This is a predicted structure of a 350-nucleotide part of an RNA (small-subunit ribosomal RNA, central domain) from a metagenome. The RNAcentral record of the full RNA draws on SILVA.
Context: one part of a larger RNA
Formats: sequence, C1' cells, structure tokens
RNA sequence: CUGGGCGUAAAGGGUCCGUAGGCGUCCUGUUAAGUUAGGAGUUAAAUCGCAAGGCUCAACCUUGCGGCUGCUCCUAAUACUGGCAGGAUAGAGGGUAGGAGACGGAAGUGGAAUUCCUGGUGGAGAGGUAAAAUCCGUAGAUAUCAGGAGGAACACCUGUGGCGUAGGCGGCUUCCGAGUCUACUCCUGACGCUGAUGGACGAAAGCUAGGGGAGCAAACAGGAUUAGAUACCCUGGUAGUCCUAGCUGUAAACGAUGAAUACUUGGUAGUGGAUUGUACACACUUUUCACCGCCGAAGCUAACGCGUUAAGUAUUCCGCCUGGGAAGUACGGCCGCAAGGUUGAAACUC
Repeated sequence: CUGGGCGUAAAGGGUCCGUAGGCGUCCUGUUAAGUUAGGAGUUAAAUCGCAAGGCUCAACCUUGCGGCUGCUCCUAAUACUGGCAGGAUAGAGGGUAGGAGACGGAAGUGGAAUUCCUGGUGGAGAGGUAAAAUCCGUAGAUAUCAGGAGGAACACCUGUGGCGUAGGCGGCUUCCGAGUCUACUCCUGACGCUGAUGGACGAAAGCUAGGGGAGCAAACAGGAUUAGAUACCCUGGUAGUCCUAGCUGUAAACGAUGAAUACUUGGUAGUGGAUUGUACACACUUUUCACCGCCGAAGCUAACGCGUUAAGUAUUCCGCCUGGGAAGUACGGCCGCAAGGUUGAAACUC
C1' cells in the first nucleotide's frame, strides 16, 4: 500500500460549525481534458520470451526475431466523467399562516422544609444506634406557639412525556434570543453532502480573584465496632457545593452504535400538527407528516441480538483498529497558573 474490520472481541473523534479536499439532481447545445479506437514515433545496452549456434553437456556466451504492459504526437468517436453556455424543479434555502416545548440569557417574585436568633409555655431529659458512647441540656435543652434572619433546592403536576448538536434543561411571571414541526406549493434555482488543519461549545471534580455560606459534606477530630479498623455505623466538621469574572477541556462525554441520502413485509402504545366522517362541548373514526417507545417478516450477526429510529440493501465523505503486557507510560513538541491535558514510542517479556 492492498485487504479485512469498528454495538458487546482491538477499533466511531464528547458535540457542532466550517476552510482546503473528495463526492454531487434532471434536460439541451457545445468542447473533447479524462475515456475509447486506429496509426506513427520513442521505449539505450544488458535483463525477459522464442528459435538457432559455440564451449564434450550445463550454467554461461553469441546471433536473429519478439516483447518491454510506458510516454509523446496525429486522426476519429462522444455513451459516461469534466469544462463552457442556456434551461428546469423532485435536493437545499426562503415566504405566508398556524402549533407544541424543563431550549438559551437576563431581571423580578412565591410557598413548603432545614438551620440559626429573639420572646412565650413548660420542667428533665434529648439525640443517636443492632446495642452503645462521644455530643446537647437546670446558664432551661428536646417538644410546642409567635416573630425575625439567611442560603440553597423547587414536593404534587411528572409520564420508557417534552426540548436541545452534544454536555444538558424542571416553582411562577416578564423581557430578549434561538431551533423545530405542520399546512399552502407563492419565490430563489443545485445555492447540496461530508469535512484533514482550524474555530466554538463542552457534566462533575479542580484552579485564580472577589462575594456568599442554610443544609449536605472530601480532609480532619472524637465515639463505637474489631485481633487491628488509617473503613463500613454514630457525633461534630473545613475546603467544596451557590453567585460574578476568568481558567481547565476531561467522563462508562454510552445507543459503548460518525454524518448524509435512497430503498426494503407488518402489528401496537405515546407526543405535536394537518385531514375525512359521525358528532357539533368532549369523544370516536379515515388518511397523512414529524418525533418518541415496544414486539417482530425478510435480511444480517460468532452468538447475544438488530430489525423503516437497522447492526438489512447500496452510495459518498470523515475518524479509528491491526496479539497481551510494558503504557496511555518515557522522551520531545504544543497547551495550562497549577493539577494536568494532548500527541505518543521502544528495549524487554509472554
């Protein structure tokens, strides 16, 4: 390099946007670059194939013929690919009218609960556990009532329900912003798909600075348990968890399944629209589009299973894999405040 692969055996990039590149709908005309056919030139010698000859044979050598699958030029063909010109609308985008939604950002606001503070009642325990103890309490706890403070999270609704590219998103109201679906088929006219490098986003933990700090809680302390107990259990408790601005850039970032397009029997539940009929409030019903589940024809698969949301049948483009360990380590580069991330071996060994 070819080949074979990537749900679970090694292997899909965390996600999106997008540069170069690769690939790309239908019709007409033109061109003839790719492509195809014929011809010409060239393709040194040796080597190679065939035939003949020379060393006693052979290897080897000599001669002749062929070939050297390539390149260049000329002529011709025009189906396909490409270029140019014109046209089209099934891809893509826009318009108009509607729809649903925990989609993002900002501001405001609500109640329940925990904790703390103040006051009232009350008077001995309370708390915790398998059982206890540390701990709290006559300086009045726990319990209960009233008032206040503050922070964080939003019970029920809630649903293999919805939205978002992924990470993710859940009280309520307002403002700003984005995507998406349906109907009409009005407009543009291939404007498309993928996407190395690159850019942006990216849970939790962690870092920097400033706030905040109710509950929870790494570390830590004490009490238990135990042979020990640097744990599991209990009482406390600091970072952190929250906000603002920046950094980090990783996860079993999972559907362990890259994106796009087309095709291929069905059944059933749900979500958002449109639509037919009965009805005219609901409801049921026909058809259809988009999404989200389950079961399953064919087919695929080592099996499990997947099965119109494919792991089926095909095409295009990207990423990745090539025995286990050493090792996602070392060294170097790049990035980072650091923690570390990214790229990423070998000796040796089985």

Source information:
The coordinates come from a structure-prediction model, not an experiment, and the mean pLDDT is 88.